Predicted 3D model of a 265-nucleotide RNA (Bacterial large signal recognition particle RNA) from a Clostridiales bacterium.
């Protein structure tokens, strides 16, 4: 070169994470490229770095290197989205107090606001009233017998005219109950302010009188003092988004290079 059998080698890759480190299980990106068992509070290996086991193909368009070109990831910054956490020297913003009186609004020549004066409201002292409560009053009812009057009846004296004590009734009343209380007396009450005096007048109200224009501070502004993390800000932080840089990694495709044994011929 050309047949035969064999080996290496392949039978996915790759990113982040995780790990002294390399891989797998899991997650992502590419793609379509064997099979059983092991595997994330993991489970095999030690720079030869999946571990046991079984398949299939197998020196090549399929395998190994280089570079191109890039899906994807990453690293820096930038803006922004959304949650956290911290900030009240952030006076952006809310909320309170405190002054002011710009401006509305109120009140005001039918008189603000002050001044003087006299009073009230307060304290107290006498009176008066009211209010309770209790006496007296008045009314009703009220005593078998140990109130009274009249005493029938009966009963005792008397020759008798007539007397005597007296029950029951009947009236009238004591005690005690009730009611009423116009009119009367006592006593009591932080009931009244009606009178009247004393005090007291720091706030409030009212009348007289003089003086003649502001009072208020309820909104809104204004200054100040305090205070709150609802909201915006401001730092940080976490999670993603979209840009831009280029540290690194890099599937797939692309071109190129390079690669065995044995026997025969």
């Nucleotide at each position: 070169c050309c047949g035969c059998a064999c080996u290496a080698g392949u039978c996915g890759g790759g990113g982040a994470g995780u790990c002294a480190g390399c891989g797998g299980u899991g997650c992502c990106c590419u793609g379509u490229a064997c099979c059983u068992g092991c595997a994330a509070c993991c489970c095999g290996c030690u720079a030869u770095a999946g571990c046991a086991g079984g398949g299939a193909u197998g020196a090549a368009a399929u395998c190994c290197c280089a570079c191109c070109c890039c899906c994807g990831g990453u690293c820096u910054u930038g803006c922004u989205u959304u949650g956290u956490g911290c900030u009240g020297u952030c006076u952006g913003a809310c909320c309170g107090a405190u002054g002011u009186a710009a401006g509305c609004a109120g009140c005001g020549a039918u008189g603000a606001g002050g001044a003087a004066c006299c009073g009230g409201u307060c304290u107290u002292g006498c009176g008066c009233a009211a209010c309770g409560a209790a006496a007296a009053u008045c009314u009703g009812c009220g005593a078998a017998c140990c109130a009274u009057g009249u005493c029938a009846g009966g009963c005792g004296g008397g020759a008798g005219a007539c007397c005597g004590a007296g029950c029951a009734g009947c009236a009238u009343u004591a005690a005690a109950c009730a009611g009423a209380c116009c009119a009367u007396u006592u006593c009591g009450u932080g009931u009244g302010c009606c009178g009247c005096g004393a005090g007291g007048c720091a706030g409030c109200c009212g009348a007289u009188u003089c003086u003649g224009a502001g009072c208020c501070g309820g909104c809104u502004g204004c200054a100040c003092c305090g205070g709150u993390a609802a909201c915006g800000g401001g730092c940080a932080u976490a999670a993603g988004g979209c840009a831009a840089u280029u540290u690194c990694c890099a599937a797939a495709g692309g071109u190129g290079g390079g690669u065995g044994u044995g026997c025969g011929g």
Its mean pLDDT, the model's own confidence on a scale to 100, is 75. It is recorded under the gene name ffs. The source organism's lineage runs through Bacteria, Bacillati, Bacillota, Clostridia and Eubacteriales. It matches the Rfam family "Bacterial large signal recognition particle RNA". Rfam's curators write: The signal recognition particle (SRP) is a universally conserved ribonucleoprotein involved in the co-translational targeting of proteins to membranes.